[in-house]
RNA sequence: AUUUGAAAAAGGCAAACUAGCUGUGAGGCUAGGACGCAAAGCUAUGGGUCUUCACUGAAGAUCGCCAGGCCGCCAUA
Numbered sequence: 001a002u003u004u005g006a007a008a009a010a011g012g013c014a015a016a017c018u019a020g021c022u023g024u025g026a027g028g029c030u031a032g033g034a035c036g037c038a039a040a041g042c043u044a045u046g047g048g049u050c051u052u053c054a055c056u057g058a059a060g061a062u063c064g065c066c067a068g069g070c071c072g073c074c075a076u077a
Base pairs, nucleotide, nucleotide: 002077004075005074012037013036017032018031019030020029021028022027035064041070042069043068045067046066047065048062049061050060051059052058053057
């Protein structure tokens, strides 16, 4: 540097749902909570999906839908 994630260890994240706040909305944030995740870390670049508006368009949301880009823990070959 690369392959892989069987077993293990150190740890990490946190779906649904509930409460509060916030946004026209999709959603977001905080706390609780754990369905899952080896990138469920970061990034709206391409596709998908979703929302709003004055709808051949525009403005947004989602990276826990897929792909791409960047970076990383442990083990393994």
Molecule: c-di-GMP-I riboswitch aptamer
Organism: Planctomycetota bacterium